[in-house]
RNA sequence: GUACGUCUUCGGGGCGGGGUGCAACUCCCCACCGGUGGUAAGGCCGCAAGGCCAAGCCCGCGAGCGCCUUCACCUGAAGGGACAGCAGAUCUGGUGCGAAUCCAGAGCCGACGGUAACAGUCCGGAUGAAAGAAGAUGACG
Repeated sequence: GUACGUCUUCGGGGCGGGGUGCAACUCCCCACCGGUGGUAAGGCCGCAAGGCCAAGCCCGCGAGCGCCUUCACCUGAAGGGACAGCAGAUCUGGUGCGAAUCCAGAGCCGACGGUAACAGUCCGGAUGAAAGAAGAUGACG
RNA backbone atom coordinates (compact mmCIF):
# COMPACT_ATOMS: atom_id res chain seq x y z
C1' G A 1 0.00 0.00 0.00
C1' U A 2 -4.59 -3.35 -1.04
C1' A A 3 -8.19 -6.93 -5.08
C1' C A 4 -8.32 -10.15 0.23
C1' G A 5 -9.34 -13.18 5.37
C1' U A 6 -10.82 -12.86 10.62
C1' C A 7 -12.61 -10.05 14.71
C1' U A 8 -14.60 -5.69 17.39
C1' U A 9 -17.37 -1.22 17.69
C1' C A 10 -20.72 2.05 15.36
C1' G A 11 -24.61 2.20 11.95
C1' G A 12 -32.49 6.76 10.95
C1' G A 13 -35.01 11.40 11.75
C1' G A 14 -39.91 13.47 12.38
C1' C A 15 -47.31 15.46 14.58
C1' G A 16 -46.27 21.04 17.78
C1' G A 17 -51.09 24.13 16.91
C1' G A 18 -56.05 24.35 14.92
C1' G A 19 -60.70 22.08 12.50
C1' U A 20 -64.44 18.05 11.79
C1' G A 21 -66.12 13.87 14.37
C1' C A 22 -68.67 8.99 18.96
C1' A A 23 -63.73 8.09 17.55
C1' A A 24 -58.20 10.71 13.90
C1' C A 25 -50.52 12.16 16.29
C1' U A 26 -54.23 8.22 10.45
C1' C A 27 -58.89 12.93 7.35
C1' C A 28 -58.58 18.71 6.40
C1' C A 29 -55.46 23.54 7.25
C1' C A 30 -50.72 25.07 9.17
C1' A A 31 -46.11 22.13 10.82
C1' C A 32 -41.95 18.59 11.09
C1' C A 33 -38.14 14.69 9.04
C1' G A 34 -34.42 13.05 5.25
C1' G A 35 -30.04 6.09 5.99
C1' U A 36 -25.72 4.92 2.89
C1' G A 37 -21.51 4.80 -1.36
C1' G A 38 -20.45 7.88 -5.69
C1' U A 39 -20.45 12.57 -8.24
C1' A A 40 -19.72 18.31 -6.90
C1' A A 41 -18.70 25.19 -10.65
C1' G A 42 -20.23 25.86 -3.50
C1' G A 43 -18.00 26.56 1.64
C1' C A 44 -13.85 26.09 5.14
C1' C A 45 -8.49 25.13 6.04
C1' G A 46 -3.54 25.34 3.69
C1' C A 47 2.32 29.19 0.99
C1' A A 48 1.56 25.01 -1.94
C1' A A 49 0.67 19.97 -2.85
C1' G A 50 -3.65 18.95 -1.01
C1' G A 51 -7.37 18.04 2.96
C1' C A 52 -12.32 18.36 5.16
C1' C A 53 -17.68 19.39 4.62
C1' A A 54 -21.71 19.72 1.06
C1' A A 55 -27.87 16.12 -3.20
C1' G A 56 -34.57 12.90 0.15
C1' C A 57 -36.36 13.73 -5.58
C1' C A 58 -28.54 12.73 -10.59
C1' C A 59 -26.21 7.28 -10.62
C1' G A 60 -26.17 3.13 -7.25
C1' C A 61 -27.06 0.37 -2.50
C1' G A 62 -29.95 -1.00 1.99
C1' A A 63 -34.12 -2.60 5.45
C1' G A 64 -39.79 -4.38 4.36
C1' C A 65 -43.16 -7.02 1.04
C1' G A 66 -43.16 -10.29 -2.87
C1' C A 67 -40.22 -14.12 -5.18
C1' C A 68 -37.26 -18.86 -4.79
C1' U A 69 -35.70 -23.20 -1.59
C1' U A 70 -36.48 -26.23 2.75
C1' C A 71 -39.39 -27.56 7.01
C1' A A 72 -44.08 -27.79 9.11
C1' C A 73 -49.01 -27.58 5.68
C1' C A 74 -54.53 -23.36 9.01
C1' U A 75 -50.79 -20.49 8.09
C1' G A 76 -46.16 -19.77 9.78
C1' A A 77 -40.68 -20.55 10.50
C1' A A 78 -35.73 -20.77 8.65
C1' G A 79 -32.59 -19.88 4.69
C1' G A 80 -31.29 -17.60 -0.34
C1' G A 81 -29.73 -13.21 -3.20
C1' A A 82 -29.34 -16.14 -9.34
C1' C A 83 -33.62 -13.30 -12.04
C1' A A 84 -37.10 -9.65 -12.31
C1' G A 85 -41.05 -7.04 -9.39
C1' C A 86 -43.97 -3.66 -5.47
C1' A A 87 -40.97 1.10 -5.70
C1' G A 88 -40.54 6.51 -4.73
C1' A A 89 -40.17 11.81 -5.95
C1' U A 90 -37.96 18.38 -9.64
C1' C A 91 -39.24 21.93 -12.02
C1' U A 92 -38.84 27.34 -12.95
C1' G A 93 -35.75 31.62 -12.75
C1' G A 94 -30.59 33.49 -11.86
C1' U A 95 -25.20 33.13 -12.49
C1' G A 96 -22.02 30.84 -15.76
C1' C A 97 -18.30 28.00 -21.28
C1' G A 98 -20.94 24.41 -18.57
C1' A A 99 -25.95 23.42 -13.37
C1' A A 100 -28.83 16.73 -11.89
C1' U A 101 -25.42 19.32 -7.44
C1' C A 102 -24.55 26.48 -6.50
C1' C A 103 -28.23 30.87 -5.36
C1' A A 104 -33.59 32.12 -5.26
C1' G A 105 -38.53 30.43 -5.68
C1' A A 106 -42.29 26.97 -6.19
C1' G A 107 -43.31 21.84 -6.05
C1' C A 108 -43.02 16.58 -5.17
C1' C A 109 -41.81 11.64 -2.52
C1' G A 110 -41.75 8.21 1.53
C1' A A 111 -42.22 -0.52 2.82
C1' C A 112 -45.23 -4.10 5.44
C1' G A 113 -48.80 -5.34 9.51
C1' G A 114 -51.90 -2.87 13.33
C1' U A 115 -55.60 0.92 14.85
C1' A A 116 -62.50 3.57 17.64
C1' A A 117 -60.99 6.52 11.09
C1' C A 118 -57.29 6.28 5.62
C1' A A 119 -50.35 6.95 9.10
C1' G A 120 -43.17 9.27 6.06
C1' U A 121 -44.01 11.29 11.84
C1' C A 122 -48.16 6.56 16.61
C1' C A 123 -47.74 1.01 17.88
C1' G A 124 -45.38 -3.72 16.05
C1' G A 125 -41.74 -7.28 13.74
C1' A A 126 -37.04 -4.44 15.74
C1' U A 127 -32.70 -4.88 22.38
C1' G A 128 -33.67 -7.38 14.89
C1' A A 129 -31.37 -6.97 10.11
C1' A A 130 -28.51 -4.06 6.83
C1' A A 131 -26.19 -0.53 2.88
C1' G A 132 -21.95 0.98 4.85
C1' A A 133 -18.23 3.55 8.37
C1' A A 134 -14.17 3.24 11.76
C1' G A 135 -10.59 0.34 14.24
C1' A A 136 -7.61 -4.11 15.46
C1' U A 137 -5.19 -8.18 13.44
C1' G A 138 -3.59 -11.49 9.63
C1' A A 139 -2.27 -12.37 4.51
C1' C A 140 -0.04 -10.60 0.16
C1' G A 141 3.04 -6.95 -2.35